[in-house]
RNA sequence: CGAUCCCGCGCGGGAGAGUCCGACCGGCCCCACCAGGUCAGGUCGGCGCCGAAGGAGCAAAUCCUCCCCGGAACCUCUCAGGCACCCAGGACCGCAUGGGGGAG
Numbered sequence: 001c002g003a004u005c006c007c008g009c010g011c012g013g014g015a016g017a018g019u020c021c022g023a024c025c026g027g028c029c030c031c032a033c034c035a036g037g038u039c040a041g042g043u044c045g046g047c048g049c050c051g052a053a054g055g056a057g058c059a060a061a062u063c064c065u066c067c068c069c070g071g072a073a074c075c076u077c078u079c080a081g082g083c084a085c086c087c088a089g090g091a092c093c094g095c096a097u098g099g100g101g102g103a104g
Base pairs, nucleotide, nucleotide: 001104005100006099007098008097010095011094012093013092018047020046021045022044023043024042025041026039027038028037029036048083049082050081054079055077056076057075062070
């Protein structure tokens, strides 16, 4: 000087799955009133569904043999989170950059 690798920051890209049912509030239509209709408006509940934050679970390889332990994920579970658009989140990828480290 300085690679692989690890952590962080910034920018860009980034999927999936109901706005279905009901109640209350609010707006609009209608009405003398009650009541009714409507609004992917807000809140709550129910059922259904998605998974690529996080979380949880496990196989083979693995030792001379056996047992135990360990043993990954965008695989599985769906606790959490999420399910028009917008916002947010988003594994992972690209670019750039700071730190750790130190093959050479």
Source information
Predicted 3D model of a 104-nucleotide RNA (Glycine riboswitch aptamer) from Actinokineospora fastidiosa. Its mean pLDDT, the model's own confidence on a scale to 100, is 80. It matches the Rfam family "Glycine riboswitch aptamer". Rfam's curators write: This family represents the bacterial glycine riboswitch. Its family is annotated with glycine biosynthetic process in the Gene Ontology. The family has 44 seed sequences and 9,425 matches in Rfam 15.1. The sequence was found by an Rfam model in a public genome assembly.